Small-subunit ribosomal RNA, central domain from an uncultured bacterium, 348 nucleotides, folded computationally. The full RNA is in RNAcentral, with records from ENA. The prediction has a mean pLDDT of 85.
Context: one part of a larger RNA
RNA sequence: UUGCGCGUAACGGGCUCGCACGAGGUUGAUCGCGUCAGAAGUGAAAUCUUGUGGCUUAACCCUGAGCGUGCUUUCGAUACUGAUGAGCUUGAAUGAACUAAAGGUAGGCGGAAUGUGACGAGUAACGGUGAAAUGCAUAGAUAUGUCAAGAGGAACACCGAUUGCGAAGGCAGCUUACUAUGGUUUUAUUGACGCUGAAGCACGAAAGCGUGGGGAGCGAACAGGAUUAAAUACCCUGGUAGUCCACGCCCUAAACGAUGAAUACUCGCUGUUAGCGAUACACACUUAGCGGCUAAGCGAAAGCGUUAACUAUUCCACCUGGGGAGUACGGCCGCAAGGGUGAAACUC
Numbered sequence: 001u002u003g004c005g006c007g008u009a010a011c012g013g014g015c016u017c018g019c020a021c022g023a024g025g026u027u028g029a030u031c032g033c034g035u036c037a038g039a040a041g042u043g044a045a046a047u048c049u050u051g052u053g054g055c056u057u058a059a060c061c062c063u064g065a066g067c068g069u070g071c072u073u074u075c076g077a078u079a080c081u082g083a084u085g086a087g088c089u090u091g092a093a094u095g096a097a098c099u100a101a102a103g104g105u106a107g108g109c110g111g112a113a114u115g116u117g118a119c120g121a122g123u124a125a126c127g128g129u130g131a132a133a134u135g136c137a138u139a140g141a142u143a144u145g146u147c148a149a150g151a152g153g154a155a156c157a158c159c160g161a162u163u164g165c166g167a168a169g170g171c172a173g174c175u176u177a178c179u180a181u182g183g184u185u186u187u188a189u190u191g192a193c194g195c196u197g198a199a200g201c202a203c204g205a206a207a208g209c210g211u212g213g214g215g216a217g218c219g220a221a222c223a224g225g226a227u228u229a230a231a232u233a234c235c236c237u238g239g240u241a242g243u244c245c246a247c248g249c250c251c252u253a254a255a256c257g258a259u260g261a262a263u264a265c266u267c268g269c270u271g272u273u274a275g276c277g278a279u280a281c282a283c284a285c286u287u288a289g290c291g292g293c294u295a296a297g298c299g300a301a302a303g304c305g306u307u308a309a310c311u312a313u314u315c316c317a318c319c320u321g322g323g324g325a326g327u328a329c330g331g332c333c334g335c336a337a338g339g340g341u342g343a344a345a346c347u348c
Stems, first nucleotide, its partner, number of pairs: 005318001008301001012316001014203001017200001022195001025088003029084003034080001035077002038074005048066004053061002091193001092190003095186006103179007110156001116150001117147004126135001164171002208249006217243002222238004260315005268293008297304002321348003330341001332339002
C1' cells in the first nucleotide's frame, strides 16, 4: 500500500457551519467525454511461452507463431456515466394556519436559608467528635425576640418526571424586551436548489491566566487539634487563592450512547411528551421525539434490535503488538500554565 476493521479487544474528530474534492432524484431531446465494437499503425532485439529444425543427446543455437494485457489514428454504437439545453415533483427550501419548550442574550423583581450588624431580654457555657482537643465565651457568648425593606453575597426547596429544549458544551425562582429553533396540518410557491466535507471559520464543562470589581457560604494551599509506629491523609477548628460579575485569553475532559453525518429498507407489544385527523366519547389510526421488552437479522459473548451494533449506498475521521510515549526534536499557537502536530534508538 491493498485488504480487514473502528460500542466494550488498537481504532469516531468535543461539536456545528462550510470553500475545494467526492458521490447524487425523475422524463424526453442533442452531443458522444468516459464506456463498448470493427479496422490500421506502433508496441527494438535478446529474454519468456509454444511448433518444426541443427550440433550423437542435453544445455546451447536457427527459424515460425504467440506474448507484449498498452498507446495513437480512423469508422461506428449510445443502454449506463458525463456535458448542453428543456421539463417534472416525491428530496430540499419557502409561504399560510396552528403549536411546544429549564434554547440564547440583556434588564427588573421575589421569598426561604447561611453568615454578619444594631437594639432588647438573659446566664454560663457553647461548639465539635467514635472519644476528644484546638476554637469561641463573664470585655456577656450559645439559645431567644425585634429591625414596616438593617446592609450584603450566592443559590433557586416544593412543582420535578427514564419530562422538556439545544449542534455539542450545556440549560431550572418569577417577569419584561430582543432573538434563534423544532413539530403538526395544508399542498400554496420555487424546481434537485440536496448529501458529505480535507483545509478554514465559529462555539466549546471545570480548572487555570490577565485587568478591574465583588466576597455570604463553601473552600485547594496553609496553620492548629486529633488519630497513628509514622499520618506531609481520612476526622475536627480556622482559613488564602478560587468559586460570583464585566471584558479579554486558555481550548482541554470517562467533551460517553466509550456508538461520525446522511438516505432508504426490515414482525410486533408497551409507557410517555407535543401535535393533527376522527369522533360512536370505548377505542383505533397517524407524524415528530423520549423510554422499556422483543421477531428476523447481527454479534466472540454479554448484548444490539425502525433512536440498530440489521440489510444496503455516499462522504469524512481514525486503527495496525506491549513498553519507550502522547515523550524527544522541529516548526505552529499561547501572557503563562501549557495545547496541537508527533518520532526513533532500545527492549519484551